This is a predicted structure of a 349-nucleotide part of an RNA (small-subunit ribosomal RNA, central domain) from an uncultured prokaryote. The RNAcentral record of the full RNA draws on ENA. The coordinates come from a structure-prediction model, not an experiment, and the mean pLDDT is 88.
Context: one part of a larger RNA
C1' cells in the first nucleotide's frame, strides 16, 4: 500500500457550527504541472527469458539477443484533470409577500388538585391490605365547609398531529428570537457538498455555592410476609426532585441505520402553503414542502427493507476486523469529586 463490511451477526461519532484537506455545475480563450504520444540518453554485470555453442548428457559453464515494467531531457497533442482568464444561471444564496407550528429566552399571570394552618359543624373511627399491623384520631382525627399560606405540574383540546440538529418540547398574555415550508418576481453569479483536529450544545443521575421545598422519594426506620426477606406490599421518610449560577458530558443518546446529489412501480392517510372547476365553506382535482401504513422490482443470511432504501450510482467523514482478559492496566489529557476519553498487553478458549 490492499480486500471485506458496518439495521437486527465486530462496526455510523449523541447531535451540531466549521479549519485544514478531499470532491465540485454550463461554455469559450490560453498555458501544459497530470495525462498521453513517438524520439534520445541513462537503466553496471551476474540472474530471468529466447537462440547459438563448451564440458558424452545435465547441471554448470561461454558467445549473441531481447528484456530490465523506471528515471532525464528535449519535441509534440490539448481530449480529460489542474492553472489562469472571461462569460452564463439550471446548484447555493439574498430581498419581496404570506400562512403553519409544545423550536428557544425573559417578564407576568390562571384555575383544578395535593399539603399543612386558623375558624365553624359534626362524633368515633379513619387509613391501609391478598389479610392484617405499624401509623392518624376523644389534646376531636376521618367527613364536611368558610377563608388563608406555599411549591410543583398544567386535565380536557390532544392526534396514528405539530416543531427542534440531537438531547428535547405542551395552561395562558406579552416581549426579544433561530429555523422551515410556499408564492410570484428581480438580484448575486459556483459563492457548493463533506469535514481530521478545534468550538458549541447535549436526557436522567451527580457535583460546588445559595435559595425553595407542596407532592413524590433513593438512602434510613418501622409494620408484614417468609425458613430467612438486608426485597416485593404498607405506614412514615432525608438527600434528589424545583430556581439561580457553575461543573460533570454520559444513555438502548435508538430508526440500535453518518452527511449530500440524481435516479428507480404503486395504493391509501395525516399535515403546511398554493393553483384550478365552482357560490363562501363542504367535497372533488391538482403542484410543492414535511410525516405514517401497505406493498412491487431491485437488494438482503434470512428477518425486512422498498422515492424517508437496507434499490441505482458518486462524494466526504466516522468506524469494524474471533470469544474472554476489557472498554480494564499504564501513560496522558479533562473533572472538585464521582468519573470521563484515548487505550493495549501477558495468559486463556
Nucleotide at each position: 500500500c490492499u480486500g471485506g463490511g458496518c439495521g437486527u451477526a465486530a462496526a455510523g461519532c449523541g447531535c451540531g457550527u466549521g479549519u485544514a484537506g478531499g470532491c465540485g455545475g454550463c461554455g469559450u480563450c490560453g498555458c501544459a504541472a497530470g495525462u498521453c504520444g513517438g524520439g534520445u540518453g541513462c537503466g553496471a554485470a551476474a540472474u530471468c527469458c529466447c537462440u547459438c555453442g563448451g564440458c558424452u548428457c545435465a547441471a554448470c559453464c561461454g558467445a549473441g539477443g531481447a528484456a530490465c515494467u523506471g528515471c532525464g531531457c528535449a519535441c509534440g497533442a490539448a481530449a480529460c484533470u489542474g492553472c489562469g482568464a472571461u462569460g452564463c444561471u439550471a446548484g447555493a444564496g439574498u430581498a419581496c409577500g404570506g400562512g403553519a407550528g409544545a423550536g428557544g429566552g425573559g417578564c407576568g399571570u390562571g384555575g383544578a388538585a395535593u399539603u399543612c394552618c386558623u375558624g365553624g359543624u359534626g362524633u368515633a373511627g379513619g387509613g391501609g391490605u391478598g389479610a392484617a399491623a405499624u401509623c392518624c384520631g376523644u389534646a376531636g382525627a376521618u367527613a364536611u365547609u368558610c377563608g388563608g399560606a406555599g411549591g410543583a405540574a398544567c386535565a380536557c383540546c390532544a392526534g396514528u398531529g405539530g416543531c427542534g440538529a440531537a438531547g428535547g418540547c405542551g395552561g395562558c398574555u406579552u416581549u426579544c428570537u433561530g429555523g422551515a415550508c410556499c408564492g410570484a418576481u428581480a438580484c448575486u453569479g459556483a459563492c457548493g457538498c463533506u469535514g481530521a483536529g478545534a468550538c458549541g450544545c447535549g436526557a436522567a443521575a451527580g457535583c460546588g455555592u445559595g435559595g425553595g421545598g407542596a407532592g413524590c422519594a433513593a438512602a434510613c426506620a418501622g409494620g408484614a410476609u417468609u425458613a430467612g426477606a438486608u426485597a416485593c406490599c404498607c405506614u412514615g421518610g432525608u438527600a434528589g426532585u424545583c430556581c439561580a449560577c457553575g461543573c460533570c458530558g454520559u444513555a438502548a443518546a435508538c430508526g440500535a441505520u453518518g452527511g449530500g446529489u440524481a435516479c428507480u412501480a404503486g395504493a391509501u392517510g395525516c399535515u403546511g402553503c398554493g393553483g384550478g372547476u365552482a357560490u363562501u365553506a363542504c367535497c372533488c382535482c391538482u403542484g410543492c414542502g414535511g410525516u405514517g401504513u401497505c406493498g412491487g422490482a431491485g437488494c438482503u443470511a434470512a428477518c425486512g427493507u422498498a422515492u424517508u432504501a437496507a434499490g441505482u450510482a458518486c462524494c466526504c467523514c466516522g468506524c469494524c476486523u474471533g470469544g474472554g482478559g476489557a472498554g480494564u492496566a499504564c501513560g496522558g489529557c479533562c473533572g472538585c469529586a464521582a468519573g470521563g476519553c484515548u487505550a493495549a498487553a501477558a495468559c486463556u478458549c